[in-house]
Molecule: Bacterial RNase P class A
Organism: Candidatus Saccharimonadota bacterium
RNA sequence: GUAGAUCAUUAGGUGAUCGCUUGGCUUUUAGCUAAGAGGAAAGUCCGGGCAGCAUAGGACAACGACAGUCGCUAACGGCGACCGGGGGAGACCCUAGGGAAAGUGCCACAGAAACGAAACUACCCCGAUACUACGGUGUCCGGGAAAAGGUGAAACGAGUGAGGUAAAAGCUCACAGUCCCCUAUGGUGACAUAGGGGAGAGGUAAACCCUGUUGGCUGCAAGGAGGUAUGCGUAAAGAGCGGUCCGCUCGCAGACCGAUACCCGCUUGAACUAUUGCGGCAACGUAUAGUCUAGAUAGAUGAUCACCCUAGACAGAACCCGGCUUAUCGAUGGUCUACACCU
Numbered sequence: 001g002u003a004g005a006u007c008a009u010u011a012g013g014u015g016a017u018c019g020c021u022u023g024g025c026u027u028u029u030a031g032c033u034a035a036g037a038g039g040a041a042a043g044u045c046c047g048g049g050c051a052g053c054a055u056a057g058g059a060c061a062a063c064g065a066c067a068g069u070c071g072c073u074a075a076c077g078g079c080g081a082c083c084g085g086g087g088g089a090g091a092c093c094c095u096a097g098g099g100a101a102a103g104u105g106c107c108a109c110a111g112a113a114a115c116g117a118a119a120c121u122a123c124c125c126c127g128a129u130a131c132u133a134c135g136g137u138g139u140c141c142g143g144g145a146a147a148a149g150g151u152g153a154a155a156c157g158a159g160u161g162a163g164g165u166a167a168a169a170g171c172u173c174a175c176a177g178u179c180c181c182c183u184a185u186g187g188u189g190a191c192a193u194a195g196g197g198g199a200g201a202g203g204u205a206a207a208c209c210c211u212g213u214u215g216g217c218u219g220c221a222a223g224g225a226g227g228u229a230u231g232c233g234u235a236a237a238g239a240g241c242g243g244u245c246c247g248c249u250c251g252c253a254g255a256c257c258g259a260u261a262c263c264c265g266c267u268u269g270a271a272c273u274a275u276u277g278c279g280g281c282a283a284c285g286u287a288u289a290g291u292c293u294a295g296a297u298a299g300a301u302g303a304u305c306a307c308c309c310u311a312g313a314c315a316g317a318a319c320c321c322g323g324c325u326u327a328u329c330g331a332u333g334g335u336c337u338a339c340a341c342c343u
Stems, first nucleotide, its partner, number of pairs: 001339010012308007020036007038314001042325002045323005050219004057246004063215005068082005083097001084095004098210002103208002105204003115157001120149002123144003127141001128139004159175005178199009223264002226257003230253003238250003271291005277286003309312001
């Protein structure tokens, strides 16, 4: 320099005028002053806080989710590191990664045959039969054989060589490879390496299923409100949120009054910033100091003008947090890889 890998940052700026929401103050209906969207506020897909139903309790069933190991976290189906597998020349990337010797199912098209076995072509002749020049040759016959051809994602499930046979075949043997078990060493572990022994199990669990772990339901339109007298009922029935049992709690019915506004919940929180602190490879944890950073309720965060530049993308809070996923103009920075050239 070229090509690439990966991790981050930023998300127009300044000024003037007129407005909007919230807090504070004042001489209080007007003024002054301070603050006023995002990295995704989005999808509402997971996990929690919070609230109600027992203070959410126990067992089973059903249904769902997850699935290498060790960690992180309030928790997770999230994140980190590592192991195994796959891709790449490499930096690095991808991985729904328990069980197919518990059982059942399925394997399109093509093909003779798709997991039960099976003979289309080619091969063989220990059988039958015809012909014969007696060497053999043939068959709409019978049998052997899964080694060869062809089909397919996959062909009966171990490659090469030798033996073996009528022809063949793990049929037998040697070596190599695969899987399982045991032992030793290293590692917290998944696992790796070495040695020994054994086996011949097609694929599919993103089919049912089995194993293990795990999940109570409803969502801020949650929730903060009920009272009066009357009638009926007394221990059994019924009700309290979805199947059964246990357990816990509660009297029930209609009538009348009140309420639906407003206010609270509502933003100080697993919060943010700095010390390029300390511990850790990292996710993350922790110490000290500092900060307060939207809170509307028909819903504020805007409009106009001027100048500058790199010419401005996706997009708008509605109880709050942690993730995931998706959308996103342009620009910038760090680290690393490969190749070429120069010193």